[in-house]
Record summary: Predicted 3D model of a 105-nucleotide RNA (Guanidine-I riboswitch aptamer) from Candidatus Sediminicultor sextus. The organism belongs to Candidatus Sediminicultor, within Bacteria. It was read from a public genome assembly, where an Rfam model found it. It matches the Rfam family "Guanidine-I riboswitch aptamer". Rfam links the family to the GO term regulation of gene expression. Model confidence (mean pLDDT): 78 of 100.
RNA sequence: CAGAAGUGUGCCUAGGGUUCCGUCUAAUUAAUUAUUAGAGUCUGGACCAAGCGGCACAAGGUAUCUAAUCUGAUGCUACACUUUUAGGAUAAAAGCCUGAGAGAU
Numbered sequence: 001c002a003g004a005a006g007u008g009u010g011c012c013u014a015g016g017g018u019u020c021c022g023u024c025u026a027a028u029u030a031a032u033u034a035u036u037a038g039a040g041u042c043u044g045g046a047c048c049a050a051g052c053g054g055c056a057c058a059a060g061g062u063a064u065c066u067a068a069u070c071u072g073a074u075g076c077u078a079c080a081c082u083u084u085u086a087g088g089a090u091a092a093a094a095g096c097c098u099g100a101g102a103g104a105u
Stems, first nucleotide, its partner, number of pairs: 007058006015048002020045002022042001023039006060077006081103003086098003
């Protein structure tokens, strides 16, 4: 100077909005009933959810021991600063996706 890797899935959490349910408000109604409209500046059910949050499992890599034609056991598998600008999906938003992107190391 140039390039590559840092895996996947599931359950959750921080966080996130509003299709559906519920809740609240208003109108109509005899009615706390029903319908319609509005509100996420509604705790929620349900939903989405982290590369740099948690746990588990699987795969891969690697060291040692074992086995001897490729088997098994155990251990390890790190680090992650700044910027969240822009775009994308879903009803919608986000720490989701582009994205371990860009810059720095």